[in-house]
RNA sequence: CGCUUAUCCAGAAAAGGUGGAGGGAAAUGGCCCAUUGAAACCUUUAGCAACCGUCUUGUCAUAUGAAAAGGUGCUACAUCCAACCUGUAAAAAGGAGAGAUAAGUC
Numbered sequence: 001c002g003c004u005u006a007u008c009c010a011g012a013a014a015a016g017g018u019g020g021a022g023g024g025a026a027a028u029g030g031c032c033c034a035u036u037g038a039a040a041c042c043u044u045u046a047g048c049a050a051c052c053g054u055c056u057u058g059u060c061a062u063a064u065g066a067a068a069a070g071g072u073g074c075u076a077c078a079u080c081c082a083a084c085c086u087g088u089a090a091a092a093a094g095g096a097g098a099g100a101u102a103a104g105u106c
Base pairs, nucleotide, nucleotide: 002105003104004103005102006101007100008099013045014044015043016042017041018040022033023032024031028082029081030080046075047074048073050072051071052070054066055065057063079098084095085094086093
């Protein structure tokens, strides 16, 4: 990298340094953020809590709850919204695809 499974309408920040025009995953349409400094990299101190881990209850197997922050991860706008399918007068709603994160496997 690939494959499998689960979750994604919740939650959560600032400061400093380098940098100098983009960024919000991807080709589209919007809408936001950005020289009162974008991306990226580094440092410091905070915070959140999805999975693994720990504890608890329970089971044939799945599972429930709690604490903490050990391992990853995350901290503008719903995965920012729509765009693909079903649906509708138009919507709403549901689904799929892709993506992100975690665990396992190779």